[in-house]
RNA sequence: GGCUCGGUAGCUUAGUUGGUAAAGCACUUGUCUAGCAUACAAGAGUCUUGUGUUCAAAUCCCAGCCGAGCAC
Numbered sequence: 001g002g003c004u005c006g007g008u009a010g011c012u013u014a015g016u017u018g019g020u021a022a023a024g025c026a027c028u029u030g031u032c033u034a035g036c037a038u039a040c041a042a043g044a045g046u047c048u049u050g051u052g053u054u055c056a057a058a059u060c061c062c063a064g065c066c067g068a069g070c071a072c
Base pairs, nucleotide, nucleotide: 001072002070003069004068005067006066007065010025011024012023013022019055027043028042029041030040031039048064049063050062052060
């Protein structure tokens, strides 16, 4: 250098035949308690970058960055 896969919340991952992104743990607040933990209720927080197509892109096109693998 060539080919294939992956990059989504602080962490682990769903969601990828386009229609306004979700769960578990963690975090914050409240209730409870003498206090802590548990439990219950509520909440904050996210699509690797750029470009194109589209009414609409995490999803499709192209290029780049990072990681893993394969054959040379």
Predicted 3D model of a 72-nucleotide RNA (transfer RNA) from Aedes aegypti.
Model confidence (mean pLDDT): 81 of 100.
The organism belongs to Stegomyia, within Eukaryota.
Its Rfam family is "tRNA". Clan: tRNA clan. By type it is a transfer RNA.